This is a predicted structure of an 89-nucleotide RNA (Glycine riboswitch aptamer) from an Alphaproteobacteria bacterium. Taxonomically the source falls in Alphaproteobacteria (Bacteria, Pseudomonadati, Pseudomonadota).
RNA sequence: UCGAACCCUGUGGGAGAGUCCGGUUCGCGCCGGCGCCGAGGGAGCAACCGCCCCCGGAAACUCUCAGGCAAACGGACCGUAGGGGGACA
Numbered sequence: 001u002c003g004a005a006c007c008c009u010g011u012g013g014g015a016g017a018g019u020c021c022g023g024u025u026c027g028c029g030c031c032g033g034c035g036c037c038g039a040g041g042g043a044g045c046a047a048c049c050g051c052c053c054c055c056g057g058a059a060a061c062u063c064u065c066a067g068g069c070a071a072a073c074g075g076a077c078c079g080u081a082g083g084g085g086g087a088c089a
Stems, first nucleotide, its partner, number of pairs: 001089001006084008018034001020033005035069003041065001042063003048057003
């Protein structure tokens, strides 16, 4: 000098599953029941990694405790801009 990983912010995209049944309400909404979803939170195991063991870390896999099943909000992840950062060269 160039500037990776990683972190933050803005922005664009962003799925799945009953707006089912009953009660109440002018309605929104609320309560109960049954059925379902998985991409957020959480938990579990695993390939693999850290040292040989113990142990630890570990998924978009698994479970569905929380959450969700019209719209809105949210939403893993991807793109993009800026800021921080500072590896390799």
Of the family's consensus pairs, 86% are formed in the model.
It was read from a public genome assembly, where an Rfam model found it.